Context: one part of a larger RNA
């Protein structure tokens, strides 16, 4: 000199975009952040059964040094909802829940006993392009509603596709040898088992391998990346905000359902802490969005709207979305605009200085013309929205018209380095100080006053990086 999620001191007029807990992954009161389907049931019903979703969308960086990310490559694998293609959708039976009824518990909640429906469940029919098998052949499914009777919307089994996800291999990724040897499911192999799949993933056996100064193993620090600063590059730093992947959801650990979690606002278990309690026992989990307390130098509102853009259900009307979209607070930053212009010398009063003549502030002000961004006030007033309706922002942006220079300047410096100097005060005191260094009685270096210089709604200071 650039740079910053900055923050502290002075000072502060406007807009426009953006950013805003870097600390304690610290503990939370209250709300509200995920539901939806009546065209699947039966019912008075928001309640329950039954479908989809809820694994997304949101948030944080504790873990993680490689089971990750990046970047090229495989191969032995699954995809719910969409999209094309083929075939199919016949005929019985059971249950439980709401609901009653009796009971138990303070509550949470539970118990027995009776009866009910379906797009719940189970079979039986059908069976190949499907699975299993060398082949013979064996075995696997469906639900049904609505209907303007045209059909529509699901349901079953296969094959393709899309887009998505599992898993393998190779290169590269941070500091340490004052860390030098590690390792027995350790490395390989047959066999089994498991997985949607490979494979010591896991098991019985056998062999006795693997890795390692091209740093194993250990210890310490970290999310990684496009990027982002910063430099001529080269190369350092960094990894806010937006995008991509990844881990995590108070800790630990664990399965259940499901296409898909080993599942932030789903479940069981322990462990801490927290609340209820009739002391028998239950309740929860902000690293969603606001907001609270606590740390801290230091980071906002318990807003409006689903109008748009995505997202779920649902034929659809819709319904629900603290995702978004706007508003609110902060000069926190980035960019633009303003605080007026032009004339004006008696070089006015004053302020400082003085060699007492002057000299500076200084065309500066006063006064005269003129202007209105801005600001007030008043009238009008979008787009954003699609084929009808529908606009939170907002009566907001902008438009017109009136007023009246009116509402709007600071803040660091002036010995050298570095643009910019005199006066008085102090007297190695009070102090200054990035780094030489100033101050001990004429101090351009302290402090104050005029002057000046710099930048400027900012200006300095301290951090941090190049």
């Nucleotide at each position: 000199g650039g740079a910053u999620u900055a923050a502290c001191g002075u000072u502060g007029g406007c807009a426009g975009u953006g950013u805003g807990c870097c600390u304690a992954a610290c503990a939370c009161a209250u709300g509200c952040a995920a539901g939806u389907c009546g065209a699947g049931c039966g019912a008075u019903a928001u309640a329950g059964c039954g479908g989809c979703a809820g694994a997304c969308g949101a948030g944080a960086g504790a873990g993680u040094a490689a089971u990750a990310a990046c970047a090229a490559g495989g191969a032995a694998c699954u995809u719910a909802c969409c999209c094309c293609u083929u075939a199919g959708c016949g005929g019985a039976g059971g249950a439980u829940a709401g609901c009653c009824c009796a009971c138990c518990g303070a509550a949470a909640g539970g118990u027995g006993g009776g009866g009910u429906a379906a797009u719940c469940c189970u079979g039986c029919a059908u069976a190949a392009u499907g699975u299993c098998g060398a082949g013979a052949g064996a075995c696997c499914a469906a639900a049904g509603c609505c209907u303007u009777c045209g059909g529509g919307c699901a349901c079953u089994a296969a094959g393709g596709g899309a887009g998505a996800g599992g898993c393998c291999u190779u290169g590269u990724u941070c500091c340490u040898a004052u860390c030098a040897g590690c390792u027995a499911g350790u490395u390989g192999g047959c066999g089994g088992g498991g997985u949607a799949a490979u494979a010591g993933c896991c098991c019985a056996c056998c062999a006795a391998g693997g890795c390692g100064a091209u740093g194993a193993c250990g210890g310490g620090u970290a999310g990684c990346u496009g990027g982002c600063c910063u430099g001529a590059g080269a190369g350092g730093g960094u990894g806010a905000c937006c995008a991509g992947c990844c881990u995590c959801g108070a800790u630990g650990g664990g399965a259940c359902u499901g296409a898909g979690a080993c599942a932030c606002g789903g479940c069981c278990c322990a462990u801490a802490c927290u609340c209820c309690u009739a002391c028998g026992g239950g309740a929860g989990g902000c690293a969603g969005c606001a907001g609270u307390u606590g740390g801290g130098g230091a980071u906002u509102u318990u807003g409006c709207a689903c109008a748009a853009u995505g997202g779920g259900c649902g034929c659809a009307a819709g319904c629900c979305u603290g995702a978004u979209g706007c508003a609110g607070c902060a000069a926190c930053a980035c960019u633009g605009c303003g605080u007026g212009a032009a004339g004006g010398a008696u070089g006015a009063a004053g302020g400082u200085u003085u060699u007492c003549g002057g000299a500076u502030c200084g065309u500066a002000a006063a006064c005269u013309u003129c202007u209105u961004u801005u600001g007030u006030g008043u009238g009008g007033g979008a787009a954003u929205a699609a084929u009808c309706u529908u606009g939170a922002a907002g009566g907001u942006a902008c438009c017109a018209c009136a007023c009246g220079a009116a509402u709007a300047a600071g803040c660091a410096c002036c010995g050298g380095c570095u643009a910019a100097c005199u006066a008085c005060g102090u007297g190695c005191c009070a102090g200054c100080a990035g780094c030489c260094g100033c101050g001990g009685u004429a101090a351009u270096a302290c402090g104050u006053a005029g002057g000046g210089u710099g930048c400027a709604a900012a200006c300095g200071u301290u951090a941090u990086c190049c």

Model confidence (mean pLDDT): 87 of 100. A computed fold for a 466-nucleotide part of an RNA from bacterium ADurb.Bin212, annotated as small-subunit ribosomal RNA, 5' domain. It was read from a public genome assembly. It matches the Rfam family "Bacterial small subunit ribosomal RNA".